Model confidence (mean pLDDT): 89 of 100.
Large-subunit ribosomal RNA, domain IV from Candidatus Kouleothrix ribensis, 344 nucleotides, folded computationally.
[in-house]
Context: one part of a larger RNA
RNA sequence: CCCGGGUUAAGGAACUCGGCAAUUUGACCCCGUACCUUUGGUAGAAGGGGUGCUCCUGGCGGUGACGGCCCUUGCGGCUCGAGCGGCUGGGAGCGGCACAAGAGAGGCCCAGGCGACUGGAUAACAGAACCACAGGUCCCUGCUAAAGUCGUAAGACGACGUAUAGGGGCUGAUGCCUGCCCAGUGCUGGAAGGUUAAGGGGAGGGGUUUGCGCUCCGAACCGAAGCCCCAGUGAACGGCGGCUGUAACUAUAACAGUCCUAAGGUAGCGAAAUUCCUUGUCGGGUAAGUUCCGACCCGCACGAAAGGCAUCACGAUCUGGGCAGUGUCUCAACCCGGGGCUCG
Numbered sequence: 001c002c003c004g005g006g007u008u009a010a011g012g013a014a015c016u017c018g019g020c021a022a023u024u025u026g027a028c029c030c031c032g033u034a035c036c037u038u039u040g041g042u043a044g045a046a047g048g049g050g051u052g053c054u055c056c057u058g059g060c061g062g063u064g065a066c067g068g069c070c071c072u073u074g075c076g077g078c079u080c081g082a083g084c085g086g087c088u089g090g091g092a093g094c095g096g097c098a099c100a101a102g103a104g105a106g107g108c109c110c111a112g113g114c115g116a117c118u119g120g121a122u123a124a125c126a127g128a129a130c131c132a133c134a135g136g137u138c139c140c141u142g143c144u145a146a147a148g149u150c151g152u153a154a155g156a157c158g159a160c161g162u163a164u165a166g167g168g169g170c171u172g173a174u175g176c177c178u179g180c181c182c183a184g185u186g187c188u189g190g191a192a193g194g195u196u197a198a199g200g201g202g203a204g205g206g207g208u209u210u211g212c213g214c215u216c217c218g219a220a221c222c223g224a225a226g227c228c229c230c231a232g233u234g235a236a237c238g239g240c241g242g243c244u245g246u247a248a249c250u251a252u253a254a255c256a257g258u259c260c261u262a263a264g265g266u267a268g269c270g271a272a273a274u275u276c277c278u279u280g281u282c283g284g285g286u287a288a289g290u291u292c293c294g295a296c297c298c299g300c301a302c303g304a305a306a307g308g309c310a311u312c313a314c315g316a317u318c319u320g321g322g323c324a325g326u327g328u329c330u331c332a333a334c335c336c337g338g339g340g341c342u343c344g
Stems, first nucleotide, its partner, number of pairs: 001339008010330002014328001027051005036041001038173001052094009062084002067079004071074001095099001107323007114315002119131002135171007148157003174310004179240003184237002186233005193228003199222002204217005241259005268302001269299001280296005
């Protein structure tokens, strides 16, 4: 010096990206317990008190000796209740620095983001806000042989099920809700019309032939699905504007004009896990706050099941603050064990 451990004056997070690490707390009994809440919770909330030993004295169970009484004399019945032991109260006293005297055994609170929750997961960096989840909704599927999936097939699963069933997509408890656009793309529907393959059809024509024929080309016209076309459809893929002017201070613009569009973003939320400018501005907290909380709205570039906004409980989650207690630190010291080092 390194590793593991112990103690520490005064201070007590000044350490640090960050209380990381290490302390603190810890058992049982009693008292007491807020906001919020889906009335279950929150909650061991928080915060207090007690705990050893000796004596005295209660209560409630257990066991049940000696004695007494009775008779049907028995390993009998009834009664009495000593002694011993258990649980649980009350009152005194005693000793110590300390009585859950050893080991083992929650630190707590406030506010916010995300995800409802229990659960699952990167076997060997990451347990999370990811996955799943009940719940919601849309689509497909009517069964000899569903739809769908595996297989070249036979066949199998689905299912020895039958729409309260099965498959697929999205969303993700619950509460309040889920706006506008069907022009494009997709899907669904559409006895018309357009286009149209093979095929049908054969006007007409070519080759050859003396001829009969054989052979080839071939126009109208008739021909599916698809596409065109016409509708519907957004919890289908998706999309949800610009410029100019205007109010008797100023500013702003409820209002007006105009261009474009399929339609121009509704409710709610908003410098946000989203805000570039930005440490936006104001307020709170601090002596001092690029973080945090509450507002504002100028949303570079939120927004409604790639769900929007709230939300109790829950979380080895993330963020900010506080109390307690601490060698994290001011600032280091000593001790114990192991290693290194030196010598052998």